[in-house]
Context: one part of a larger RNA
């Protein structure tokens, strides 16, 4: 390579966008690349296979016919692919109606509560801890009282509730802005789906300027544990957590399950919409989208999975292909650094 495979044994890209590619709806009318069929020319000899024959057999050898699956040139068919044209409306998309939502980005505002400072009350402790002990306090600490400074996080609500492609997103109010659902059925008329490359997004944590610093807190410092204790545990405490802007590009970036479209038994929550009974804002019935849970076929080594399939069956794309070596070496690429790509030797 094939072939089988990708929850959890090796393996699903961290998400998206879209480029070449591959794949693609219903009806009709050519066309004849692709396919089919007919004829015809090549397809060397030798070798295969059948079949006769010659060495006393047999290996060998000789000669017939087959193959030589393949190519070219004609004649033809016309369902499928392709390809031009007409034409549809159900995929796909636009309009318009209407709720709903921690989706973005930006500004103003609000209470709580830590900590500092300032003044009063007030006096000998506070703190911590399995016990303690460094650490605070008679220069008045804790504690309470009232006024102030700042920074960061927004309890209740709150929910296997909601949004969002992910990574995420939670005070409130306002502006700007993005998707999604449902109805309805006016318009376009297949415009689709997937995507190698490319480009953009992309938690923490780190990195660069330059702000900020309330509380936490790597390093670090001391007290304690312990046989030690570069640790759990306690008092400190800088970087960093905040914010502008840039960079960086990785995570158990996880549902460890790509993406899309189709068709397949229930039963039972819970979030938005519609519709019907009722006309009541409810119960109840259907229905549409999304989120749980149980669960029948079926599947699966088994756990499990099961309309949100890991089932049936299709189309694209990543990736695996014993265990080390090694996510290393070396080159090329990005980068300020600190990544992404990515081997063989050898050895079990």
């Nucleotide at each position: 390579c094939u072939g089988g495979g990708u929850g959890u044994a090796a393996a699903g890209g961290g998400c998206g966008u879209g480029u070449a590619g591959g794949c693609g709806g219903g009806a009709u009318c050519g066309c004849a690349a692709g396919u089919c069929a007919g004829a015809u020319g090549u397809g060397a000899a030798a070798a295969c296979u059948g079949g006769a024959g010659g060495c006393u057999c047999a290996a060998c050898c000789u000669c017939c016919a087959g193959c030589c699956u393949g190519c070219g040139u004609u004649u033809g068919a016309a369902a499928c692919u392709g390809u031009g044209g007409u034409u549809c409306u159900u995929g796909a998309g636009u309009a318009c109606u209407g709720g709903a939502g921690a989706g973005g980005c930006a500004g103003a505002c609000g209470g709580a509560a830590u900590u500092c400072c300032u003044a009063g009350u007030g006096u000998a402790g506070c703190g911590g801890u399995g016990a303690a002990a460094u650490g605070c306090g008679u220069a008045g600490a804790u504690a309470u009282u009232a006024g102030g400074a700042g920074g960061a996080a927004c309890a209740c609500c709150a929910g296997u509730g909601g949004c969002g492609a992910a990574g995420g997103c939670g005070g409130u109010c306002u502006g700007c802005u993005g998707g999604a659902c449902a109805g309805c059925a006016a318009c376009u008329g297949a415009c689709g789906c997937u995507g190698a490359g490319g480009c953009g997004c992309g938690a923490a944590a780190g990195c660069g300027u330059g702000g900020g610093g309330a509380g936490c807190a790597a390093a670090c410092a001391g007290g304690a544990u312990u046989a030690g204790a570069u640790a759990c545990c306690c008092u400190g405490g800088u970087a960093g957590u905040c914010c502008a802007c840039g960079c960086u590009g990785u995570a158990a970036a996880c549902g460890a399950u790509c993406g899309a479209a189709a068709a397949u038994g229930g039963g039972u929550g819970u979030g938005g919409g519609g519709g019907g009974u009722c006309u009541g804002a409810c119960c109840c019935c259907c229905u549409c989208c999304g989120u749980g849970c149980c669960g029948c076929a079926g599947u699966u080594a088994a756990c499990a999975c099961a309309a949100u399939a890991a089932g049936u069956a299709u189309c694209c794309c990543c990736c695996c292909u014993g265990g080390g070596g090694a996510g290393u070496c070396g080159g090329a690429u990005g980068g300020c650094a600190a990544g992404g790509u990515g081997a063989a030797a050898c050895u079990c």
Molecule: small-subunit ribosomal RNA, central domain
Organism: uncultured bacterium